Small-subunit ribosomal RNA, 5' domain from an uncultured bacterium, 525 nucleotides, folded computationally. The coordinates come from a structure-prediction model, not an experiment, and the mean pLDDT is 81.
Context: one part of a larger RNA
RNA sequence: GGACGAACGCUGGCGGCGUGCCUAACACAUGCAAGUCAAAGGAAAACAGCUUCGGCUGCAAGUACUUGGCGCAAGGGUGAGUAAGGUAUAGGUAAUUUGCCUACAGGACAGGGAUAACCCCGAGAAAUCGGGGACAAUACCUGAUGAUGCAGCGGAACCGCAUGGUUAUGUUGUUAAAUGAGGAAUCGCCUGUAGAUAAGCCUAUAUUCCAUCAGGUAGUUGGCGGGGUAAAAGCCCACCAAGCCUACGACGGAUAGCUGGUCUGAGAGGAUGAUCAGCCACAUUGGAACUGAGACACGGUCCAGACUCCUACGGGAGGCAGCAGUGAGGAAUUUUGCGCAAUGGGGUAACCCCUGACGCAGCAACGCCGCGUGAGUGAAGAAGGCCUUUGGGUCGUAAAGCUCUGUCAACUGGGAAGAAGUUACAAAUAUCUAAUAGGUGUAUGUAUUGACGGUACCAGUGGAGGAAGCGCCGGCUAACUCCGUGCCAGCAGCCGCGGUAACACGGGGGGCGCAAGCGUUAUUC
Numbered sequence: 001g002g003a004c005g006a007a008c009g010c011u012g013g014c015g016g017c018g019u020g021c022c023u024a025a026c027a028c029a030u031g032c033a034a035g036u037c038a039a040a041g042g043a044a045a046a047c048a049g050c051u052u053c054g055g056c057u058g059c060a061a062g063u064a065c066u067u068g069g070c071g072c073a074a075g076g077g078u079g080a081g082u083a084a085g086g087u088a089u090a091g092g093u094a095a096u097u098u099g100c101c102u103a104c105a106g107g108a109c110a111g112g113g114a115u116a117a118c119c120c121c122g123a124g125a126a127a128u129c130g131g132g133g134a135c136a137a138u139a140c141c142u143g144a145u146g147a148u149g150c151a152g153c154g155g156a157a158c159c160g161c162a163u164g165g166u167u168a169u170g171u172u173g174u175u176a177a178a179u180g181a182g183g184a185a186u187c188g189c190c191u192g193u194a195g196a197u198a199a200g201c202c203u204a205u206a207u208u209c210c211a212u213c214a215g216g217u218a219g220u221u222g223g224c225g226g227g228g229u230a231a232a233a234g235c236c237c238a239c240c241a242a243g244c245c246u247a248c249g250a251c252g253g254a255u256a257g258c259u260g261g262u263c264u265g266a267g268a269g270g271a272u273g274a275u276c277a278g279c280c281a282c283a284u285u286g287g288a289a290c291u292g293a294g295a296c297a298c299g300g301u302c303c304a305g306a307c308u309c310c311u312a313c314g315g316g317a318g319g320c321a322g323c324a325g326u327g328a329g330g331a332a333u334u335u336u337g338c339g340c341a342a343u344g345g346g347g348u349a350a351c352c353c354c355u356g357a358c359g360c361a362g363c364a365a366c367g368c369c370g371c372g373u374g375a376g377u378g379a380a381g382a383a384g385g386c387c388u389u390u391g392g393g394u395c396g397u398a399a400a401g402c403u404c405u406g407u408c409a410a411c412u413g414g415g416a417a418g419a420a421g422u423u424a425c426a427a428a429u430a431u432c433u434a435a436u437a438g439g440u441g442u443a444u445g446u447a448u449u450g451a452c453g454g455u456a457c458c459a460g461u462g463g464a465g466g467a468a469g470c471g472c473c474g475g476c477u478a479a480c481u482c483c484g485u486g487c488c489a490g491c492a493g494c495c496g497c498g499g500u501a502a503c504a505c506g507g508g509g510g511g512c513g514c515a516a517g518c519g520u521u522a523u524u525c
Stems, first nucleotide, its partner, number of pairs: 001525003006521005013371006019364002021329001026327003030324003035070003040067003047058004077282003086207008096199002101195007109143004118133006149174006156167004208254003215245003220242004225237003257279004261272004284305005307318004335361001337360003343357001344355004374404004384395004408466001410461005418452001423447004428442005469514005474495003480509005490497002
C1' cells in the first nucleotide's frame, strides 16, 4: 500500500447493485416450506327444495374420507465427520443399471376372488386398535397368446496363457398386458431393440502438519470352490498357501469438506475456500432394513440412547443444519412481509392446483459505484476570534450584500417495459372419416393474465431553502503558534515526549489529509 461475510468509536443527505450467525452440527413456541389426478375407482354428512313422510332432487363429480397412479431420492439447508468409499485431472467398464422422454418392431384375449372408506358392535383418557357385514377399480390373482427378452443345450467366428468370455445364430423350455368404441381421434398400458439423460464400480497422478508416531497387518495378501450384487472384487464364507504395506514415510496422532475460484504479488509464490457454480458428506445421537427405476430416505418406517411435551399413570407425541421467528452463546449478522405476474419444478388430457425454489419488498453506510450539500460577483479587506515587535498580521472573497441555477429531497400531475403464453369465442383452412357430425393441427381477430407498484421514468410548483464530518500537525509523514500543566496529569506504531518558556500532554486559534464517511482493532498478502 492492498484486502475483508468484519467489529468498535465519532458522525451521517440520496440513489443503484450486491452482501448479511464466521460463535453453540446449542435448544426450539407459532405459522408456512409436497403435493396432485374425478378423463383409474368407491362414496357420505351438513345445507336447500320437493314429498305420498318411505324418500327423491339440487349443491355436485365441486368436495370431507378412502382405494389406486405419479411425485415425495428433485428443489432448499449445513460443513459435524472425512487426509481418502472424498475431491481435481486423465482414462477404463468385453464387470453394469437407468422411471419419466424420443425413435422403431410387435401386442393389448378369457376369467376370478378380495378389500378400504362405509354400516354395526366393542376396548382406550388419548394416540389408536379389535371383531362382524356390504361393495368398486388402470388395486390383486389365474389362464391363453408370445418373442430378437430370460434360462438350458449344440456347433461357428473372434478375444484371452488359461478356467472362460463376447458377438451373431440354431433348437428346447419359460415369461406380458388394461382399457374405451359402431368407427375415427386423443390419452394411457405390456414386451423388445436403440438413443438420450441420470447414476454405480475400477485405475493412474496430485492433494496439510508431526519421526519427540518406525515398524504395521490374520480376512490380513493371494489361490480354489461357493454365496452375493444391476455389476468386477475377501464384498462374504469354507479350504489351501504365507503372503501384503513400509524411510519415494507404512502404522499412529493432530488439523481440515475438495474444486472452479477469491485476496495479494512484477512474477515465482504466499494466504484463503463467505456470496455464485460443480462434486462429496450429514439431517437430535447410534444402528437397521422396507418401498421403489433410483434411498438405506431432512419435513418416511423400525429399534436403542439423551432431551422436551401430554397423560385419567395404563400409555403416548416430537425433531427448524428448509423460510421467517425465539432463547442461549458472542465483539457481531435482518422481516414471524407480498406474490406465484415472470423463470424453473411436481401432478393433470386440459383448465388448474401446489411450490418460504424463485421473483420482489422490508431492515443494516456491511461493501462497491454514482450524485448532492450550491454557482457567479462581492474589500468599508465589516463585526468577532486568535496572534502581535502594538505598526499590524490572520481566519478571508470567507461572510454580509447583489445576480442566478434547480441536481437530490418535499409536494402536485401524468405514467411504462418486464406479457410470452394459456384458455374462451369468432371465422378460415388442412387432415382423419361415408359424413356438412365429431375429433385433431394451424395462420388471423377479439377478450383475459403484474407481487413489485402508481414503482422506474417524464413534466410542473416553490425556494439556497432540508443535507459535513472524522483523523492528524516532533521525525518517519503532508500540516505551527498561544495558553494551561510541571517526570504530575497524560501521549505513544517505532524512535521517544513531560522534572517552569513542551511545534510530542490538555484546550484555543490556524493548518494538512480524506470525505458520507473518517479513524481504531483483529486477520491476511